[in-house]
RNA sequence: CAGAAUGUUUUCUAGGGUUCCGCGGCAGCGCCGGCCUGGUCCGAGAGAAAACCCGCGAACGAAUAGUUUGCGCCACGGAGGGAUAAAAACCCGGGAGAU
Numbered sequence: 001c002a003g004a005a006u007g008u009u010u011u012c013u014a015g016g017g018u019u020c021c022g023c024g025g026c027a028g029c030g031c032c033g034g035c036c037u038g039g040u041c042c043g044a045g046a047g048a049a050a051a052c053c054c055g056c057g058a059a060c061g062a063a064u065a066g067u068u069u070g071c072g073c074c075a076c077g078g079a080g081g082g083a084u085a086a087a088a089a090c091c092c093g094g095g096a097g098a099u
Stems, first nucleotide, its partner, number of pairs: 007052006015042002020039002022036001023033004054072007074094001076097001080092003
């Protein structure tokens, strides 16, 4: 310097706030409070699981068909900005930078 599946989806978690519910207060049919445990909600590239897909290898197979099976390791990280009701470890972003 270049290349690569460092793939897609779903569920969940760490985490996050406050639209709605609940809770608390004022005081009333509304307003305030997330320096309220919570339910709904948002939610990970560097967290977990599953399914599918892709690559390589092996076995079976007449076969470049198909089926089964194994492997696919690693990953420090701002500031700032953006979305939503709002915030975040969400998105910019496996980015800048560091090693």

Notes: This is a predicted structure of a 99-nucleotide RNA (Guanidine-I riboswitch aptamer) from Marinococcus luteus. Its mean pLDDT, the model's own confidence on a scale to 100, is 81. It matches the Rfam family "Guanidine-I riboswitch aptamer". On this family, see Barrick et al., Proc Natl Acad Sci U S A 2004: "New RNA motifs suggest an expanded scope for riboswitches in bacterial genetic control".